Notes: The prediction has a mean pLDDT of 86. A computed fold for an 81-nucleotide RNA from Thermoleophilia bacterium UBA6103, annotated as c-di-GMP-I riboswitch aptamer.
[in-house]
């Protein structure tokens, strides 16, 4: 120095819920709020789940959402065992 790993320190993010706005909807944004998180930083590549439409006994297809569902990709603070 790098990788693995995750004690400490400095910090960071922000679930449910409430308020306002946007959206047909899933959901998103802002404020409050803290369940939690060593990537709960970025990213929709694959799968899963959810929404809308077609079809409709169903299957399936198209579009969208979800990164705090799983795997993968990129990047990052600190440095004990």
């Nucleotide at each position: 120095c790098u990788g693995a790993c995750g004690a400490a320190a400095g910090g960071g993010c922000a679930a449910a819920c409430c308020u306002g706005c946007c959206g047909c909807g899933a959901g998103g944004c802002a404020g409050g709020g803290g369940c939690g998180c060593a990537a709960a930083g970025c990213c929709a590549g694959a799968g899963g789940u959810c929404u809308u439409g077609u079809g409709g006994u169903g299957g399936a297809c198209a579009a969208g959402a979800u990164g705090g569902c799983u795997c993968a990709g990129c990047u990052g603070c600190c440095g004990a065992a």

Annotation
It matches the Rfam family "c-di-GMP-I riboswitch aptamer". Rfam's curators write: GEMM was predicted in a large-scale screen for bacterial structured RNA regulatory elements. Of the family's consensus pairs, 95% are formed in the model. Lineage of the source: Bacteria > Bacillati > Actinomycetota > Thermoleophilia. The sequence was found by an Rfam model in a public genome assembly.